[in-house]
Context: one part of a larger RNA
């Protein structure tokens, strides 16, 4: 891992609903007794029949109260005892699951420390004290040579340990092996016997060790501890069908009440939509009349500076500046104004549907997600976050489209069909349907990712200058004189800078557009003539393009191929394809209405996606009772074939098997397995 078997809402006693039955202003017994039993007896008790008040108490009333007021609770709808069933309470209470807590005991054959008594440490090295001798001294000290054999001394086996590295890692081993390494006369190692016990021991102290277990051992018991947590919870079909919100919570992944679902009973259009009429309102927008913010100018109190000045006063100011005026703005907590929607009320019409409302039984939900719109937070970031008395989808929704893609677009799957029409989206090939018809645009493979900004890309529109008295561009020629204007400056001559910017000759020529020089010079422009011969400049709006444009395996930013008067873009058109949508034909089920004499049948209408969940109807297993059956001419079980039913399932037959077993009705359950890192067995 697979197979087979086992494996989870039970039972008792209360409460409260529903269904059903008995009796009914009543209903009913409990213990117990008798009896084989069915059953009979048993009237204590319980519920109902009257309530109100804290109570005394009063009573169809009563309490409050001064009240014959008002108000609260009652009075005018029947209960009770069984059975079945939903939910709930107390119990282990659907099943499995803790870490832990407490009690009584068992452990020091492992290990920690200690006690008693034994054992062990090859070999080599060093050479302390002391002692002897010699030297030395007054005697010493001291020195030398020997001797001696100290040391938590040195090297290194046994023995003890375990630093590094490699292997091993379902191991040879639940801690090892190889090589290397540390101690090795000591706080050494070790045998045997003994002591200390669980909030206790022991610890050269690591929370270490205390029998492969230690921040409190192990065994048994309390014990089915508790688990707002995780997992699991077994047959079928039919109808409806949520929530992820509000308030509260030692509350936030739990719970209570409400909201939303379902079932029953009652009411019977009260619901919803549209129209008309009547209302309340301060949002969007707008505005500046208030509250504040705010730019420029004017005017002008006040202040600052300057002049003047004994004081007072006065004059002045390119300073600051209230109020006021003109022009221009801003606001969630501003409003002189002010919609659209929405909301409330009334009337009419439409609609009759799983609309609405009330009471009662039973829930689930109370982690939501994204998209669009309106907002707050954030960076007018996030597949971010928080709201909306806004909507949608997913959740709980399959189908078609978006290459793929819960939340986007289209559309809501009862079943069948090798029938038709459409939606979104598509129609060159992959790939169903147009290489369809029309006039344009794009040249960038733009299409098929992106901004500020930049650019004689190109199409359309508008305004305007110049132009056959010859424009624009090119070419030829001129572009002068006063004058080197004045100032400044070392110099300043058109061309560093400042000021002015005139006059003359002329077809025209600036006291000079740029380059240039130290300054001149030189080149050039403006401006003018000639040549040429028809358009040439500027600005604005707009369509489509260009650059800006850099990422990691490999084209890789159209799904691909491939596409250029398109298979791209915009406009306008004709067709077609395209879904579980709609239609057609047939079948099933639910529900409403009507008819028939109910069960039921027929006709007509509406409906049948679905998680949590509510409600309904069934299948099957085991057993009991009754009835009626089968079976050695072959029961159950097992295997094959075949038939029937919407499903759970059921029948027939053949083989095997060799002794019991169906059916109908009713009743009762240890009643259905794929999941629980489920349990046991087999492989």
């Nucleotide at each position: 891992g697979c197979c087979u078997g086992c494996g989870a809402g039970u039972u008792a006693c209360g409460g409260u609903g529903u269904g059903u039955g008995g009796c009914a202003a009543g209903g009913u017994u409990a213990a117990c007794c008798a009896g084989u039993g069915a059953u009979g007896g048993g009237u204590a008790g319980c519920c109902g029949g009257a309530g109100c008040g804290a109570a005394a108490g009063c009573g169809a009333g009563u309490c409050u109260g001064a009240a014959u007021a008002g108000g609260g609770c009652g009075u005018a709808g029947a209960g009770u005892c069984g059975c079945a069933u939903g939910c709930u309470g107390u119990a282990g209470a659907c099943c499995c699951g803790a870490a832990g807590c407490c009690a009584a005991g068992u452990g020091a054959u492992c290990u920690a420390u200690c006690c008693a008594u034994g054992g062990c440490c090859a070999g080599g090295u060093u050479g302390a004290a002391g002692c002897g001798g010699a030297g030395g001294u007054a005697a010493g000290a001291c020195u030398c040579c020997g001797u001696g054999g100290a040391g938590g001394a040195c090297c290194g086996a046994a023995c003890c340990c375990a630093c590094g590295u490699a292997g091993g890692u379902u191991a040879a081993a639940a801690a090892c092996u190889g090589c290397c390494g540390g101690g090795a006369u000591g706080a050494g190692c070790u045998g045997u016997g003994g002591a200390u016990a669980g909030g206790g021991g022991u610890g050269a102290a690591a929370g270490g060790c205390u029998a492969a277990u230690c921040a409190a051992a192990c065994u048994u018991g309390g014990c089915a501890a508790u688990a707002g947590c995780u997992g699991g919870u077994u047959c079928u079909c039919c109808u409806c069908g949520a929530a992820a919100u509000g308030c509260a919570u030692u509350u936030a992944g739990g719970u209570g009440c409400a909201g939303c679902g379902u079932c029953g009973u009652g009411c019977g259009u009260u619901c919803a939509g549209u129209c008309u009429c009547g209302g309340a309102g301060g949002u969007a927008g707008a505005g500046c009349a208030c509250u504040g913010a705010u730019u420029a100018g004017g005017u002008u109190a006040g202040g600052g500076g300057g002049c003047c000045c004994a004081c007072a006063a006065g004059c002045u100011u390119a300073c600051c500046g209230a109020c006021c005026c003109u022009a221009g703005u801003c606001a969630a907590a501003c409003u002189c104004c002010g919609a659209a929607u929405g909301c409330c009320g009334a009337g009419a019409c439409u609609c009759c549907a799983g609309a609405g409302c009330a009471c009662g039984g039973c829930a689930g939900u109370g982690a939501g997600a994204c998209c669009a719109c309106g907002a707050g937070g954030g960076a007018u970031g996030a597949g971010c976050u928080u709201c909306g008395u806004u909507g949608g989808u997913c959740g709980a929704a399959a189908g078609g489209g978006a290459a793929a893609c819960a939340g986007c677009c289209c559309a809501g799957a009862u079943c069948a069909u090798c029938a038709g029409c459409u939606a979104a989206g598509g129609c060159c090939c992959c790939u169903a349907a147009u290489u369809c018809a029309g006039g344009a645009c794009u040249a960038a493979g733009u299409g098929g990712a992106a901004a500020a900004c930049g650019a004689u890309g190109u199409g359309g529109g508008a305004u305007u200058g110049c132009a056959u008295a010859g424009a624009c561009a090119g070419c030829c020629a001129g572009g002068a004189g006063g004058u080197u204007g004045g100032c400044u400056u070392a110099g300043a001559a058109g061309c560093a800078g400042c000021c002015a910017c005139c006059c003359u000759u002329g077809a025209a020529a600036g006291a000079g557009u740029g380059c240039g020089u130290a300054a001149u010079a030189g080149c050039u422009c403006a401006c003018u003539g000639g040549u040429c011969g028809a358009g040439u400049g500027a600005u604005c709006c707009u369509g489509c393009g260009c650059g800006g444009a850099c990422a990691a395996u490999g084209u890789a930013a159209c799904g691909g191929g491939g596409c250029u008067c398109a298979a791209g873009u915009a406009c306008a058109g004709a067709g077609c394809c395209g879904a579980a949508g709609c239609u057609a034909u047939g079948g099933g089920c639910u529900u409403c209405u009507g008819a028939c004499u109910u069960u039921g049948u027929c006709a007509g209408g509406a409906g049948c996606g679905g998680u949590a969940g509510a409600g309904g109807a069934g299948c099957g297993u085991c057993g009991a009772u009754a009835g009626g059956g089968c079976u050695g001419u072959g029961a159950a079980g097992c295997g094959g074939a075949u038939c029937c039913g919407u499903a759970a399932g059921g029948g027939u037959u053949c083989g095997u098997g060799g002794a019991g077993c169906g059916c109908u009705a009713u009743c009762g359950a240890g009643u259905g397995a794929g999941a629980a890192u489920g349990c046991a067995g087999g492989c």
This is a predicted structure of a 683-nucleotide part of an RNA (large-subunit ribosomal RNA, domain II) from a marine metagenome. The RNAcentral record of the full RNA draws on SILVA.